Model confidence (mean pLDDT): 75 of 100.
Two RNAs folded together computationally: RNase P RNA and transfer RNA, 419 nucleotides in total.
[in-house]
RNA sequence: GGAGUUCGCCGGAUCAUCGCGCCUUUCGCAAGAGGGGUGAGGAAAGUCCGGGCUCCAUCGGGCAAGGGUGCAGGAUAACGUCCUGUCGGGGCGACUCGAAGGAAAGUGCCACAGAAACAUACCGCCGGGUUCGCCCGGUAAGGGUGAAAUCGUGAGGUAAGAGCUCACGGAGCGACGCGGUGACGCGUGCUCGGGCAAACCCCACCCGGAGCAAGAUCGCUCGACGAAUGGACGGCCCGUCCGAACGAGCACCAUCGCACCGAGGCCGCCGGUGACGGCGACCCAAGAGAGAUGAUGAUCCCCGGCGUCGCCGGGACAGAAUCCGGCUUACAGGCGGACUCCGCAC
RNA sequence: GCGGUCGUAGCUCAACGGAUAGAGCACCAGGCUUCGAACCUGUAGGUUGGGGGUUCGAGUCCCUCCGACCGCG
Numbered sequence: 001g002g003a004g005u006u007c008g009c010c011g012g013a014u015c016a017u018c019g020c021g022c023c024u025u026u027c028g029c030a031a032g033a034g035g036g037g038u039g040a041g042g043a044a045a046g047u048c049c050g051g052g053c054u055c056c057a058u059c060g061g062g063c064a065a066g067g068g069u070g071c072a073g074g075a076u077a078a079c080g081u082c083c084u085g086u087c088g089g090g091g092c093g094a095c096u097c098g099a100a101g102g103a104a105a106g107u108g109c110c111a112c113a114g115a116a117a118c119a120u121a122c123c124g125c126c127g128g129g130u131u132c133g134c135c136c137g138g139u140a141a142g143g144g145u146g147a148a149a150u151c152g153u154g155a156g157g158u159a160a161g162a163g164c165u166c167a168c169g170g171a172g173c174g175a176c177g178c179g180g181u182g183a184c185g186c187g188u189g190c191u192c193g194g195g196c197a198a199a200c201c202c203c204a205c206c207c208g209g210a211g212c213a214a215g216a217u218c219g220c221u222c223g224a225c226g227a228a229u230g231g232a233c234g235g236c237c238c239g240u241c242c243g244a245a246c247g248a249g250c251a252c253c254a255u256c257g258c259a260c261c262g263a264g265g266c267c268g269c270c271g272g273u274g275a276c277g278g279c280g281a282c283c284c285a286a287g288a289g290a291g292a293u294g295a296u297g298a299u300c301c302c303c304g305g306c307g308u309c310g311c312c313g314g315g316a317c318a319g320a321a322u323c324c325g326g327c328u329u330a331c332a333g334g335c336g337g338a339c340u341c342c343g344c345a346c
Numbered sequence: 347g348c349g350g351u352c353g354u355a356g357c358u359c360a361a362c363g364g365a366u367a368g369a370g371c372a373c374c375a376g377g378c379u380u381c382g383a384a385c386c387u388g389u390a391g392g393u394u395g396g397g398g399g400u401u402c403g404a405g406u407c408c409c410u411c412c413g414a415c416c417g418c419g
Base pairs, nucleotide, nucleotide: 001342002341003340004339005338006337007336008335009334010333012300013299014298015297016296017295018294020039021038022037023036024035025034026033027032041317045328046327048326049325050324051323052322053211054210055209056208059239060238061237062236063235066207067206068205069204070203071085072084073083074082075081086100087098088097089096090095101202102201106200107199108196109195110194122143123142124139125138126137127136128135129134151169152168153167154166155165156164170192171191172190173189175188176187177186178185179184215256216255217254219250220249221248222247223246230242231241264283265282267280268279269278270277271276301315302314303313304312305311306310347418348417349416350415351414352413353412356371357370358369359368364402374388375387376386377385395411396410397409398408399407
C1' cells in the first nucleotide's frame, strides 16, 4: 500500500414564526388565555420465539392429543436467545456454518444405469472335462455401471484369490486404562457390507387455554331447578366447590387498563475467559383514542462533482398503539477498534 | 390481533423426492377450401414468486423474504 474477517457507533443540528398532543402551574364563574417542561426507532417493521400482566367464580393433581427443544457446561424472568467449549463441514488464514440424540426397537426409500443396492456374478482369473459348440467347480481383489459395490493403500501369501497375514490410515464397540465437571480426547484390544430420521418413528427433557379488540368498573331482559338438577376450567378423569355462581340475548356510552417502580436508563467500581452478576451515585424522557410530534425561512453538518473569493446536486431504511428480552429482514452515506493474508521498503 | 390456503408456459390447471417438468386453449407455420371458420399435422414458448439449506437427486422436504386469497374477531 492492497485484499479481507469481525465488533461497535452516527445516520442530521441550531435559531425564528405559526400550528398540534401530553404533564405541570397562574388568571378566570365557566368557556378559555398565559408561563414552564416534554414529544417516534435502530430497526418503531415481520409477528418468528419467550415472558411480565389480565381473564377462564375457588384451588389442587393427573392423562390424552398437539407442539417445542435435541453435543456439553453455564447466563437469564424465560426462550427455539446469548456465552464458553467439544465434534463435524467450508476457508491459506483471521473466521464462519451446523436441524449436532438414536439406523443395534420397528417400518420405509435409494430412480436410471449396473450381474447385484438388505443381496448378488456380466466380463475376467484359476482348476477339471470336452463331441472344441461349451459344461462343472472355485473366486470376489481386476474391468465396466453408479452418488454409493464387501473399509482404503502397499507388501507377502495362494491353483487363482480373499483381512488369509503384516504395516500405515479410516469407521464402529454395550471392552479396558489415563486425563477432563462434561460433551469428548489419548492409548491398547476386538470387529469391519452402506446412505437417508429437514423419511415415518423411538428416546430424553419442557409446555393448561386465550390474549390489551385481554380485562375491570358502570346496566337491562328472558329461562330450567329449588338445594338438587346442573355448572365452571379448549378435550377427558379425580378431588374441591357453588350469592340465579348457570344458559341465552340486548346495550357497547363513559372511565380505567395507559406507562414514574419498569426483569427501567446512563456512569463508575468489584467479581467472572465471557454471556452476565453485585455495589454506589444520579435520572424519569410520547401516551394518542381514527390516532398528536407539522409547515416555512435562515445558518450550519455529511457526501459527490466542477470552472475552487464559490457553484450545482444528493442526504437512506423508514413512524409508537399494553410493555419488555431476543431473532429475522430493509438501509444512501460516514466514523472507529481488533485481527488475518499478499506485496514492497527499512 | 388470531387461524388457514396458495404462487408452475401468454391464460386455465396437472406432477407419489427420480428421465429432457406435462395437458388443453391461445400464438406461429404448413395442409384442406374460391376465401374464411371448423378440422388435421408440426414448431416454438419454463431462472417452477426470490434466496439459502438437507439429499446422489428438490416444483415437492426445511428456513427466510416478497405477494395473492379465505375465515374468526

Overview
Rfam match: Bacterial RNase P class A. The family's RNA type in Rfam is ribozyme.